[in-house]
RNA sequence: AGAGUUUGAUCCUGGCUCAGGAUAAACGCUGGCGGCGUGCCUAAUACAUGCAAGUCGAACGAAGAGAGCUAGCUUGCUAGAGCUCUUAGUGGCGAACGGGUGAGUAAUACAUAAGCAACCUACCUGCAGGGACCGGGAUAACGCUUGGAAACGAGUGCUAAAACCGGAUAGGUAAUAACGGGGCAUCCCGAUAUUAUUAAAGGAGAGAAACACAAGCGGAUGGGCUUAUGGUGCAUUAGUUAGUUGGUGAGGUAACGGCCCACCAAGACGAUGAUGCAUAGCCGGCCUGAGAGGGUGAACGGCCACAUUGGGACUGAGACACGGCCCAGACUCCUACGGGAGGCAGCAGCAGGGAAUUUUCGGCAAUGGGGGCAACCCUGACCGAGCAACGCCGCGUGAGUGAUGAAAGUCUUCGGAUUGUAAAGCUCUGUUGUAAGGGAAGAAUGGCUUGAGGAGAACUCAAGAGUGACGGUACCUUACCAGAAAGCCACGGCUAACUACGUGCCAGCAGCCGCGGUAAUACGUAGGUGGCGAGCGUUAUCCGGAAUCAUUGGGCGUAAAGAGGGAGCAGGCGGCCGCAAGGGUCUGUGGUGAAAGACCGAAGCUAAACUUCGGUAAGCCAUGGAAACCGGGCGGCUAGAGUGCGGAAGAGGAUCGUGGAAUUCCAUGUGUAGCGGUGAAAUGCGUAGAUAUAUGGAGGAACACCAGUGGCGAAGGCGACGGUCUGGGCCGCAACUGACGCUCAUUCCCGAAAGCGUGGGGAGCAAAUAGGAUUAGAUACCCUAGUAGUCCACGCCGUAAACGAUGGUCACUAAGUGUCGGGGGUCAGACCCCGGUGCUGCAGUCAACGCAAUAAGUGACCCGCCUGAGUAGUACGUUCGCAAGAAUGAAACUCAAAGGAAUUGACGGGGGCCCGCACAAGCGGUGGAGCAUGUGGUUUAAUUCGAAGCAACGCGAAGAACCUUACCAGGUCUUGACAUCGAUCUAAAAGGGAUGGAGACAUCCUCAUAGCUAUAGAGAAGACAGGUGGUGCAUGGUUGUCGUCAGCUCGUGUCGUGAGAUGUUGGGUAAGUCCCGCAACGAGCGCAACCCCUGUCGCCAGUUACCAUCAUUGAGUUGGGGACUCUGGCGAGACUGCCUCUGCAAGGAGGAGGAAGGCGGGGAUGACGUCAAAUCAUCAUGCCCCUUAUGACCUGGGCCACACACGUGCUACAAUGGACGGGACAGAGGGAAGCGAAGGCGCGAGCCGGAGCGGACCCCAGAAACCCGUUCCCAGUUCGGACUGCAGUCUGCAACUCGACUGCACGAAGCCGGAAUCGCUAGUAAUCGCGGAUCAGCAUGCCGCGGUGAAUACGUUCCCGGGCCUUGCACUCACCGCCCGUCA
Repeated sequence: AGAGUUUGAUCCUGGCUCAGGAUAAACGCUGGCGGCGUGCCUAAUACAUGCAAGUCGAACGAAGAGAGCUAGCUUGCUAGAGCUCUUAGUGGCGAACGGGUGAGUAAUACAUAAGCAACCUACCUGCAGGGACCGGGAUAACGCUUGGAAACGAGUGCUAAAACCGGAUAGGUAAUAACGGGGCAUCCCGAUAUUAUUAAAGGAGAGAAACACAAGCGGAUGGGCUUAUGGUGCAUUAGUUAGUUGGUGAGGUAACGGCCCACCAAGACGAUGAUGCAUAGCCGGCCUGAGAGGGUGAACGGCCACAUUGGGACUGAGACACGGCCCAGACUCCUACGGGAGGCAGCAGCAGGGAAUUUUCGGCAAUGGGGGCAACCCUGACCGAGCAACGCCGCGUGAGUGAUGAAAGUCUUCGGAUUGUAAAGCUCUGUUGUAAGGGAAGAAUGGCUUGAGGAGAACUCAAGAGUGACGGUACCUUACCAGAAAGCCACGGCUAACUACGUGCCAGCAGCCGCGGUAAUACGUAGGUGGCGAGCGUUAUCCGGAAUCAUUGGGCGUAAAGAGGGAGCAGGCGGCCGCAAGGGUCUGUGGUGAAAGACCGAAGCUAAACUUCGGUAAGCCAUGGAAACCGGGCGGCUAGAGUGCGGAAGAGGAUCGUGGAAUUCCAUGUGUAGCGGUGAAAUGCGUAGAUAUAUGGAGGAACACCAGUGGCGAAGGCGACGGUCUGGGCCGCAACUGACGCUCAUUCCCGAAAGCGUGGGGAGCAAAUAGGAUUAGAUACCCUAGUAGUCCACGCCGUAAACGAUGGUCACUAAGUGUCGGGGGUCAGACCCCGGUGCUGCAGUCAACGCAAUAAGUGACCCGCCUGAGUAGUACGUUCGCAAGAAUGAAACUCAAAGGAAUUGACGGGGGCCCGCACAAGCGGUGGAGCAUGUGGUUUAAUUCGAAGCAACGCGAAGAACCUUACCAGGUCUUGACAUCGAUCUAAAAGGGAUGGAGACAUCCUCAUAGCUAUAGAGAAGACAGGUGGUGCAUGGUUGUCGUCAGCUCGUGUCGUGAGAUGUUGGGUAAGUCCCGCAACGAGCGCAACCCCUGUCGCCAGUUACCAUCAUUGAGUUGGGGACUCUGGCGAGACUGCCUCUGCAAGGAGGAGGAAGGCGGGGAUGACGUCAAAUCAUCAUGCCCCUUAUGACCUGGGCCACACACGUGCUACAAUGGACGGGACAGAGGGAAGCGAAGGCGCGAGCCGGAGCGGACCCCAGAAACCCGUUCCCAGUUCGGACUGCAGUCUGCAACUCGACUGCACGAAGCCGGAAUCGCUAGUAAUCGCGGAUCAGCAUGCCGCGGUGAAUACGUUCCCGGGCCUUGCACUCACCGCCCGUCA
């Protein structure tokens, strides 16, 4: 000193939370010792029992006991005198202290500082050994009688005093008279003359001394009263007060005073908060904080108040009295029912309450208190001990060495790592502990003994013996053994510290954010680690952090916050010069500031805690000094403010009148069928004459153009013209006043629209209402009507996004450019000055946006307002209002956010630009039919699984009869069908055959007199295999998609507090291709190009290809040729290169040449990323799961089911056609378990056959559409071919479920397809056939190939998708978003 948390990210505002310290604490787990402290915060609840205040015989009378003495004598009894001791009573002092508690009390309290000229003070002390004279009468105790249960009395008789009373004297006090002195107003002090008031003894033989007594003046101590200042919440408590405020007089008190009383006056307090209500003992201090502050008032100390509740007085120096009295109340106890007794908030203790707080201990040894001459007595004050980790401080639980880094635990990539020098072992020590021995300080006085001084039994001094609850305690010494002594919390971030297992949004955690839905460092456990340590955590409370109430030290345009506007009292603040004073201010000195505590420096307990000693301060008061500033007084000034004079501007206000345009209505004329209204309509009006048009009239309201970020006003607001009355501002002059000013709580006034009251008015418009539409509905938007109201007068209301979301005044701080009013200047201008109103913009400022002389800048003054969001501008209370309502204005509870500005994206039924078979223009389809195929659904023992909008659905599957195969039924196997290791054993295994069986399998034979070997085969137990089981949301790899769209980024620089921006925007392009401009300059991945095919030409090379020329043949068949085609290598060619126009450039338009022209056509090639997209069933793989089964083998079945729905296709519906006959022309491929020719057979599928070919040679292989000819004649047909029957072919162990094909026969639906929807821009669509992969067989699918070969594109408004720029946003999981209300 900060940190976490609002967002995708950012800055800010703002709340919540955490880290620190503290406690009279409590709870959980744990617990060795000592020292010093602390210990009912709750029920000021009720209390059993014991103790906590007595003492004095040296004040008094008396009684009793004891040992001795004397006398009498019944020798153990009586009497007497004296001595010692004890005690009830009279009397004295104390009991008002000490101890407890905090109920009450907001001031009769407390703190600080003063005052009393308005007071008291026992004991102590000074004056000072100064005074103390003479008398008297009682009474308790006691005796007798007597009442009562008791407590407690009653009557009568005796007696003493330091008890009580009378008189004298001294001094004091009071009154009167006059004198002196002093002060602070009343007054105070001193001296003089007349009336009232005091005493006590005792002890030994005496004296003296000491104690005790009375009066006075002082001191000291302790109190009483008064004043000022200070310390609390609510104004949703605003008025309170009759002894109330004051006066006079009397009373009362120690004393002042309405303290009390009589009379008189009507005051007193209050917004600087009276009164009321609520809460509370106050302070020194304590805790926290850098401080200022905030909180608190346990222990210790000071003051106050209280003593069961309320009231009262008595005694006394002192009380209205904790352990005194009286009365009343409640409660408890005793009782003979008549009556009595009691008060723990003293120390212990008990019950109760509570989260919670101790022993019915020892001692007066010390300190202190009361009494006493003293000894001494009393003392739950106090000193000690006991209990409690309740707090602070200290000590210990061992130290050194010790690596095969033991065992064991945990983790593991199985190699190891870690616990860890930790342990064990070895060598030491003995704090503490246990035992034994020694053993304090705290103790000195009094008294006693001895001695000295002294006249001394006084008194003083010295020495000695003796006095300890704690306690045989602290401490010291010796012996003994590492022996008896470690836990608690945490480990996701904040915050130091990580792994495994279990669990599976469950159980649970959590201070905030948040963890947990099968790989949890956040739950539980374990190992490890971190922190503290006899403690550690939790809870509660306070301060801090929080500048989050801001004096130090905050804000108010948009985050919470400027009152709607003005006038103005109180209050606050205030121009220049001078004089005196000195209230504030500054400064010196003195007093006070109790002690303790805190801080600094020392000292004592071994050290610390603890204790002791010394020093140190604000504040307040008093008294000197200074005079700048602030305030007050006096005098002056004119710059602020105001007045006057002269001008000009204006929708400023009020009132009275006047005017024209328009709407509506009325009357009349003309005129005829519609008008009106809407997106489209309808309701409505109209043949009873509307709308339209013309003339005349009525009535109300508003004032077009001018008109302008123009004007005026404080704001609301003000708009035709004229008159009257009237407010304010501006400019110019400088005559007058002389600070007269600014702001303003309360108060008063004004205050849009709507609304309210009374009375008018009512044309248009128009809430409500009615009807018509729209719609799923439409209590709306649209239309037709229409009432309050809108207008006027008077009176209320008092609110608005009453906004510039910006209170007022004054001063200062760059410029530029409009405009309104006035002035100067000029011939007219330019230009200059003042006042208003706009825009741009610098410095500055701001979280940013922005503001910027009209400040949101820099300062001064005054007012208002804010303090997380919701609840809520709500409730209650109060005030105002006729009402509506307005003003003031909370809390419980809930949340961890709510919010501002800006940024990136996404989105918009926002905008701009652009592209794409996106639309449009066309051609052909799908959707209707039959069939094929895939999917859903259903069914099933199973119909294995996956794919799901585009981007699943002729998809994985380039080919399910068995196999495939993962599914089902049944039959089987269990180290296994497959891999590695393996003790041990062995010469076979595969193949062929036979038997049983559905087969797997089992048994036997053969090859076999074979061949080959231990590297082979079999193989127990066990390690392990195996899984198309789960998770594509744990993954790798691969793929789809946006999209072949033109984008996606980086470095450095610059801008911005930052997220980010710039670059990448603008022009142009198919393209972020390129160019120009530009705070950017460069670069990368993409684009393009490089690659392949194709289109032209050249060169080289010609076999199996080709054949113009020369021969030759049935035939490029053969010789030959290297020209052509073609093949396959290498090259050329195209670059806006050239010309014209245009453009800054890039580029674009047109043209020439050229096979090809502006990327020539096609392909391969897929940026950063998106979709938790697809795939665990291609493969790989983490984790989980199965292990005589979820593994493996076999037979059969299923994947091919079928009321139905969808996708993709094929064939058609026909004449641009079908059928028949004849004829012509490809390309690209494939071929050895293969392609298979010729020839022959079959109607045909095909069969026989086996030439050639591992291919420019042979074969598949006759391409079809097309052309020519014939026929059909518009029909369910000579179209169409489904379905079905029969007969066959081929493949294959095997075509039943379930193959393809052939022939004959049968001949279904279908006559061009609803809503909707798909493909295609040129060698394309359409149409025609051919080939290949897979494959024993099986294609209408897929991948390729060529043949024939169109139509159309005006254009970019609209649909879909995309790109760029811009704008809005409360979205960012990003519009399939967010979110409101109601109901469940």
About this RNA
The RNA shown here (small-subunit ribosomal RNA) has 1384 nucleotides and comes from an uncultured bacterium. RNAcentral holds the sequence, with entries from ENA, Greengenes and SILVA. It matches the Rfam family "Bacterial small subunit ribosomal RNA".